[in-house]
The part of an RNA shown here (small-subunit ribosomal RNA, central domain) has 356 nucleotides and comes from Porites lobata. The RNAcentral record of the full RNA draws on SILVA. Lineage of the source: Eukaryota > Opisthokonta > Scleractinia > Poritidae > Porites.

Context: one part of a larger RNA
RNA sequence: UUGGGCGUAAAGGGGCGUCAGCAGGCGGAUUGGUAAGUCAGGGGUGAAAUCCCGGGGCUCAACCCCGGAACUGCACUUUGAAACUGGUAGUCUAGAGUGUCGGGAGAGGUAAAUGGAAUUCCUGGUGUAGCGGUGGAAUGCGUAGAUAUCAGGAAGAACACCGGUGGCGAAGGCAGCUCACUGGCUCGAUACUGACGCUCAGGGACGAAAGCGUGGGGAGCGAACAGGAUUAGAUACCCUGGUAGUCCACGCCGUAAACGAUGGAUACUAGCUGUGGGGAGCAUUAAACCUGUUCAGUGUCGCAGCUAACGCGUUAAGUAUACCGCCUGGGGAGUACGGCCGCAAGGUUAAAACUC
Numbered sequence: 001u002u003g004g005g006c007g008u009a010a011a012g013g014g015g016c017g018u019c020a021g022c023a024g025g026c027g028g029a030u031u032g033g034u035a036a037g038u039c040a041g042g043g044g045u046g047a048a049a050u051c052c053c054g055g056g057g058c059u060c061a062a063c064c065c066c067g068g069a070a071c072u073g074c075a076c077u078u079u080g081a082a083a084c085u086g087g088u089a090g091u092c093u094a095g096a097g098u099g100u101c102g103g104g105a106g107a108g109g110u111a112a113a114u115g116g117a118a119u120u121c122c123u124g125g126u127g128u129a130g131c132g133g134u135g136g137a138a139u140g141c142g143u144a145g146a147u148a149u150c151a152g153g154a155a156g157a158a159c160a161c162c163g164g165u166g167g168c169g170a171a172g173g174c175a176g177c178u179c180a181c182u183g184g185c186u187c188g189a190u191a192c193u194g195a196c197g198c199u200c201a202g203g204g205a206c207g208a209a210a211g212c213g214u215g216g217g218g219a220g221c222g223a224a225c226a227g228g229a230u231u232a233g234a235u236a237c238c239c240u241g242g243u244a245g246u247c248c249a250c251g252c253c254g255u256a257a258a259c260g261a262u263g264g265a266u267a268c269u270a271g272c273u274g275u276g277g278g279g280a281g282c283a284u285u286a287a288a289c290c291u292g293u294u295c296a297g298u299g300u301c302g303c304a305g306c307u308a309a310c311g312c313g314u315u316a317a318g319u320a321u322a323c324c325g326c327c328u329g330g331g332g333a334g335u336a337c338g339g340c341c342g343c344a345a346g347g348u349u350a351a352a353a354c355u356c
Base pairs, nucleotide, nucleotide: 003328004327005326006325007310008309012324024199025198026197028092029091030090031089032088034086036085037084038081039080040079041078042077043076044074045073052068053067054066055065056064057063095196096193097192098191099190100189101188102187103186104185108182109181110180112178114176115159119155120154121153122152123151124150125149126148130141131140167174168173211252212251213250214249215248216247220246221245225241226240227239228238263323265321266320267319268318271301273299274298275297277295278294279293305312306311329356330355331354338349339348340347341346
């Protein structure tokens, strides 16, 4: 390479959508014509030797000679076929999308304003000898009046209950309340466009936490650090403190067990049951509720099938199709070197010797 694979053995790009370069690959129904691919026939060429078949010559053979076949090939040429693929001219509505009307749910995003509980600190009152902490202690705090308790004030951060295998978002992620701006989704009806689609190397935007730069902020928590314990030791686990940080604005970083360890798209293939959103219908005065049904979600179980097993099972890991990414024994190593990116930390791309 071929092949076989990628939930857990090595392997899904961390995730994703959009614009574009008519990147590329693939692509619904139907009609006409075309003939590039495709198919059929003819021609040309396919040197000789070799291989194969027949025959001959060296005493045989190897070897050599003659004849035939073959050379399965072709950016060659010509004649034709028209199902399929392509290109071309039309038509269509089942894919895709848009509009209108009527709805709906939601921690989706950005910005501003605001609320209560708690914590800490400050001030004042009451009050007196302890408090705190642990397995037990000690460091620590406290007669300069702590802890406790009451009143007042300040600050920062986070939002109990509701709260739910509940919801929303492409992923990261999103939760007090209110307002403003704003994205997406979904249901019912209807009209329109007419394949406008799927995937996507490269590129671009976003991207938890930690970390970095500048300026703010700093209640609680808390790497580092200090002390007290524990211990043989204890650079830890426990305790008392505590700086960066955690918070805000702007700019970087670009990584995670970024996980469903499962790429996105389409179609098909038993069901039962729960739950959040919508539609239609029956019953009901109406609502709640109930019943069966239908869309688009989210769970548990489970037939067939799949799987090494575990398990998956209409939200597939089943059956298929098209496209992208990735893997190829363990270690060396996600390392070195080089390139690119970064202020740095480092990231990304990515070996080999050697060894088992």
About this RNA
Its mean pLDDT, the model's own confidence on a scale to 100, is 81.